[in-house]
RNA sequence: AUCAGCCAGAUAGCGCCGGAACCCCCGCGUGCGGGGGUUGACGAGGUGAGGGAUCUCGAAGUAUUCGGCGGGUGACCUCCGGCUUCUCGGCAGCCGUGAACGGCGGGACAAAGGGUCGGCAGUAAUGCCGCCACAAUACCGUCAGGCCGGGCCCGACAA
Numbered sequence: 001a002u003c004a005g006c007c008a009g010a011u012a013g014c015g016c017c018g019g020a021a022c023c024c025c026c027g028c029g030u031g032c033g034g035g036g037g038u039u040g041a042c043g044a045g046g047u048g049a050g051g052g053a054u055c056u057c058g059a060a061g062u063a064u065u066c067g068g069c070g071g072g073u074g075a076c077c078u079c080c081g082g083c084u085u086c087u088c089g090g091c092a093g094c095c096g097u098g099a100a101c102g103g104c105g106g107g108a109c110a111a112a113g114g115g116u117c118g119g120c121a122g123u124a125a126u127g128c129c130g131c132c133a134c135a136a137u138a139c140c141g142u143c144a145g146g147c148c149g150g151g152c153c154c155g156a157c158a159a
Base pairs, nucleotide, nucleotide: 014070015069016068017067019066020039021038022037023036024035025034026033027032028031042058043057044056048079049078050077051076080096081095082094083093084092087156088155090152091151101149102148103147104146107143108142109141115134116133117130118129119128120127121126
């Protein structure tokens, strides 16, 4: 390095750190220099193909969830495909192979971080673990209701 088996894990709101903040050590001219380290977005949802821009939803928090880099399942444009009762096509609309659903308003449902408590590791900053520790908290999330809206006939074929 390859193959096979087993175990564990990941599959992107994700990864990273030369700024910054914070911690430890050393030095001195005591607020700077050097070295080492820590932090640096919490979950929900999300991929037909190509493209260029550069990205959804809410939670927490008075805050470094600052600042920056890389990536990116979102949106847009084009194409392809499905659906909108009926064969094909056109246009329009809604979607993405689970491809008729979209909008509005309420209801129900243990988000995670965070908080409190406890434990483990570290000198420390800090990290990790425990909801069969405690009490909570969303949305364009999930579930079941409600209301509103949800194809025209320009063309072809057949009848």
This is a predicted structure of a 159-nucleotide RNA (glmS glucosamine-6-phosphate activated ribozyme aptamer) from a Bacillota bacterium. Rfam family: glmS glucosamine-6-phosphate activated ribozyme aptamer. About the family: This entry contains a glucosamine-6-phosphate activated ribozyme that is found in the mRNA for GlmS. GlmS is an enzyme that uses fructose-6-phosphate and glutamine to generate glucosamine-6-phosphate. The ribozyme catalyses self cleavage of the glmS mRNA that is thought to regulate GlmS activity. By type it is a riboswitch. The model forms 88% of the base pairs in the Rfam consensus. Model confidence (mean pLDDT): 76 of 100.